[in-house]
Molecule: transfer RNA
Organism: Candidatus Hadarchaeum sp.
């Protein structure tokens, strides 16, 4: 430099355009125990940034930054 795919909480992943964005570790509180850990309740915390279409965007569309994969091209 081109071209695929991607980016949702600390970590891994759900999520047909149609209210409140949902599991799972992990975190905090209680509750069980002599105490711990297991278990059981419960509660914080998130759509990479920036527009755009829409009556509604995580989802579709543009730009940009960021990851990976492949081609090229310099050395």
């Nucleotide at each position: 430099g081109g071209g695929g795919c991607c980016g949702u909480a600390g970590c891994c992943c759900a999520g047909c355009g149609g209210a409140u964005a949902g599991g799972g570790c992990g975190c905090c509180c209680c509750u069980c125990u002599c105490g711990a850990a297991a278990g059981g309740g419960g509660g914080a915390g998130g759509c990479g940034c920036g527009g755009g279409u829409u009556c509604g965007a995580g989802u579709c569309c543009c730009g940009c930054c960021g990851a990976c994969c492949c081609c090229g091209c310099c050395a």